[in-house]
Context: one part of a larger RNA
């Protein structure tokens, strides 16, 4: 890991609501009793209990009462049902769906492990060194004291076994071993090892102290109780179909992953239009009753008309605030003034003027949108959709649509994407708000391949049609379709500022047969080396100015060049050629280019290829889904028929939390089939066949003794998952 079994919303009370029964202005016992062989039968037992009147803190009063002096409010009263059983939905206080802590408390057991201590025993091969003290000699006046020799045998002294430790390496690490084996090493007469006996215990102990140790456990032992501690947390939670079908938001919250109301789901009920009568009321209206109509003219949703309210987007800059330049300068700064007065200034500057601008918290204007108000009614006919007529300035249209009350809930982590904002970087698969939309809780088709993007909502079946998106040269259904026009970059098939005589189309302005544009031929001077600056500066380092003359034309000079001249060149002008119009410039679209560098071969078309099979207009056809259409069937809901079973017509049947309905099937009981059974019974194996599904099932085998249909009734009632239990394998 699999297989089997076993494994999770239950019980008593009590509370609420629906079903159903019984009684009803009443309901009903209860402990206990009685008779009986004896019951969860029957019959007593009316204590309580709920209802039937309320109000007041109470005395009390009473359809009223309490406050209140009063007025005047509070709470009640007219329409009026209960109460007991049983079944079921919820809820509560009880372990209350199930397993699961880390812990706390109690009350025992542990110092055979280990820490300390007490008592008494053991235990340290061998070697070194030579303390003090004593002894002699020597020095010395000494019995000091010093030095030598010699005895002497100290000491947490040296080396190093037993013995005690564990600092490095190494192996080992489903080991030998839940710490071990080897090699090295460190103490090795001490605070030394060591053995037996005793001692301190859990908020306690011991501790040369690391929270170390107290039986392989220790920031508080181990057992066994309280115990099914709690667990707003994690995991799990068992048959089947039909219908309906959320939420992730408000607003509180020792609250944020809880929870409580509110809001969205479900189930019941009831309720809606018109007349008419009665009570109330002024009316509007409200409640009652009675008759019509009747799924609509009422409510509710969506477009239509008509009215209305506003200050968003846009626009503005009079107001208000912010910001730039200019003009004018108050006043201040700098300098001069011996104080002062007072002059100057190319500095900075307030009102003001002009000019051009900003704005959520600016407005002399002002939208689309959204949003509120509003848009009678009579009458016939007909089974019915529906049809007609009157009146009036007078509305079409849709439906699991509306309101109210109660039962039942799940939701309160959301994602993304279009749009309008806010924060951030006009960042974020980024967070927060508004709106829409999918996804969650939605499967189909597309988009390579993808929850939040395009198309479209799957009730089942059909070897029948048609379409959406998207597609149609093969992979791979359908055009190698038809017309026009780009693109040559494999751009299509990633990328931006910015570049560019890439190419197509448009507009503008010039030149141009009185000869233009290119290209070639000649000229391209003089004053004068302009002045200045420099070593020098001569058209060409640099400043400065840019004149004049001859001339068809030539700059005080475009660029090369020189040191610096010189040289070559352009501007400009004259000639040569001679454009079926040509040439130069500017601006705007379209389509390409470059800008473009990544880590394992292609690897920015899904691939193959593609010059159309690329992009842009245009136009016919096809393919393409669970959509639509057609055929058969199921199944809610309504209407109509019917006594009922049932038929029919109409629209509907995607679903997570979740409400609500109907049902299979396992055990036990009770009743019943003159049930079935050794002429084989359950279980097991296989099973025609039936059933809309859980499921049933004839026959076959096995097996060897009980079982089953019906009508009821009770549960320990259905398993794949819970690192679930226990067994097997």
């Nucleotide at each position: 890991g699999c297989c089997g079994a076993c494994g999770a919303g239950u019980g008593a009370c009590c509370g609420u609501c629906c079903g159903u029964c019984g009684c009803g202005a009443g309901g009903u016992u209860a402990a206990g009793g009685c008779a009986g062989g004896g019951a969860c039968a029957g019959c007593c037992g009316g204590a309580g209990c709920c209802g039937g009147a309320g109000c007041g803190a109470a005395c009390g009063c009473g359809a009223g009462u309490c406050c209140g002096a009063a007025a005047g409010g509070g709470c009640g009263g007219a329409c009026a049902a209960g109460u007991g059983g049983c079944g079921g939905g919820c809820g509560g206080g009880c372990g209350a769906c199930c397993c699961g802590a880390a812990a706390c408390c109690g009350g025992g057991u542990g110092a055979g492990c280990u820490a300390c201590c007490c008592a008494u025993g053991g235990g340290c091969a061998g070697g070194g060194u030579g303390a003090a003290g004593c002894g002699c000699g020597c020095g010395g006046a000494a019995c000091a004291c010093g030095c030598a020799c010699g005895u002497g045998g100290a000491g947490g002294c040296c080396c190093g076994a037993a013995c005690c430790c564990a600092u490095c390496c190494g192996g080992a690490u489903u080991g030998c071993a839940a710490a071990c084996c080897g090699g090295a090493g460190g103490g090795a007469u001490g605070a030394c090892c060591u053995g037996u006996g005793g001692g301190u215990a859990g908020g306690g102990g011991u501790g040369a102290a690391a929270u170390g140790c107290c039986a392989a456990u220790c920031g508080a032992a181990c057992c066994c109780g309280g115990a099914g501690a709690u667990a707003g947390c994690u995991g799990g939670u068992u048959c089947u179909c039909c219908c309906c079908g959320a939420a992730a938001u408000g607003c509180a919250u020792u609250g944020a992953g809880g929870u409580g109301c509110a809001g969205c789901c479900u189930c019941g009920u009831g309720g809606g239009c018109u007349c008419c009568c009665c009570a109330c009321g002024g009316a509007a209206g409200u409640g009652g009753g009675g008759g019509g109509c009747g799924g609509a003219g009422a409510g509710c949703c969506g477009c239509c008309c008509g009215g209305g309210a506003g200050g968003u987007a846009g626009c503005g800059u009079g107001u208000c605030g912010g910001a730039u330049c200019g003009g004018c300068g108050c006043g201040g700064g700098g300098g001069c003034g011996u104080c002062c007065a007072g002059c100057u200034u190319a500095c900075c500057a307030a009102c003001c003027c002009g000019a051009a601008c900003c704005a959520a918290a600016c407005g002399a204007c002002g939208a689309a949108u959204g949003c509120c108000c509003g848009g009678a009614g009579g009458g016939g006919g007909g089974a019915g959709a529906c049809c007609c007529c009157c009146u009036g300035g007078a509305g079409c249209g849709g439906g699991g649509a509306c309101c109210a009350c109660g039962g039942g809930a799940g939701u309160g982590a959301g994602a993304c994407c279009g749009c309008g904002g806010a924060u951030g970087c006009u960042a974020a698969g980024a967070u927060c708000c508004g709106u829409g939309g999918u996804c969650g809780a939605g499967a189909g088709g597309g988009a390579a391949a993808c929850a939040g993007c395009c198309c479209a909502g799957a009730c089942c079946g059909c070897c029948g049609g048609c379409u959406a998106a998207g597609g149609u040269c093969c992979c791979g259904a359908a055009g190698u379709c038809c017309g026009g026009g780009c693109u040559c970059a494999g751009u299509g098939g990633g990328c931006a500022a910015g570049g560019g005589g890439g190419u197509c189309g448009c507009g503008g302005c010039g030149c141009g047969u009185u000869g233009a544009c290119a290209a070639c031929c000649a000229g391209g001077a003089g004053g004068u080396u302009g002045g200045c600056u420099u070593a020098g500066a001569a058209g060409c380092a640099g400043c400065c100015a840019c004149c004049c003359u001859u001339g068809a034309a030539a700059g005080a000079g475009u660029g090369c060049g020189u040191a610096a001249u010189a040289g070559c060149u352009c501007a400009c002008u004259g000639g040569u050629c001679g454009a079926g119009a040509g040439u130069g410039c500017c601006g705007c679209g379209g389509c390409a280019c470059c800008g473009a560098c990544a880590a394992u071969c292609c690897a920015c078309c899904g691939g193959g290829g593609c010059u159309a099979a690329g992009c842009c207009c245009g136009g016919c056809a096809c393919c393409g889904a669970c959509g639509c259409c057609g055929c058969g069937g199921a199944u809610g809901c309504a209407g109509c028929c019917g006594a009922a079973c049932g038929g029919u017509u109409g629209c509907g049947u995607g679903g997570u939390a979740g409400g609500g309905g109907a049902g299979c099937g396992u055990c036990c009981c009770c009743g019943u089939c003159g049930c079935c059974g050794g002429c084989g019974a359950a279980g097991c194996g296989g099973g025609a066949g039936c059933g809309g599904a859980a499921g049933c099932g004839a026959c076959c085998g096995u097996g060897g003794a009980g079982g089953g249909g019906c009508g009821g009734g009770g549960a320990g009632u259905g398993c794949g998952a819970a690192u679930g239990u226990c067994g097997g394998c």

Large-subunit ribosomal RNA, domain II from an Armatimonadota bacterium, 729 nucleotides, folded computationally. Its Rfam family is "Bacterial large subunit ribosomal RNA".